[in-house]
RNA sequence: UGUCGUAAAGGGCAAACCCGUCGUGAGGCGGGGACGCAAAGCUUCCGGUCUUUGAUGGUUGAAAGAUAGCGGGGUUGCCAUG
Numbered sequence: 001u002g003u004c005g006u007a008a009a010g011g012g013c014a015a016a017c018c019c020g021u022c023g024u025g026a027g028g029c030g031g032g033g034a035c036g037c038a039a040a041g042c043u044u045c046c047g048g049u050c051u052u053u054g055a056u057g058g059u060u061g062a063a064a065g066a067u068a069g070c071g072g073g074g075u076u077g078c079c080a081u082g
Base pairs, nucleotide, nucleotide: 004082005081006080012037013036017032018031019030020029021028022027035069041075042074043073045072046071047070048067049066050065051064052063053062
């Protein structure tokens, strides 16, 4: 320095739900609140799921969005130990 794991220490983030607000919607943002998380930090490159539009006899492909706490990838990072 890199990779994998893990007993600690200092900590970090924040699900569902509630209130307010934005959005046609999936859902986002702020406050409260903790189910959990060693990247639950960041990032739509790939796949999945969800929403909207339109096409179509039907199916299937397509476009624009959402989800990073659905996976994979990329990238950055705290403290120690094997």
The RNA shown here (c-di-GMP-I riboswitch aptamer) has 82 nucleotides and comes from Thiobacillus sp. It matches the Rfam family "c-di-GMP-I riboswitch aptamer". About the family: GEMM was predicted in a large-scale screen for bacterial structured RNA regulatory elements. Its mean pLDDT, the model's own confidence on a scale to 100, is 82.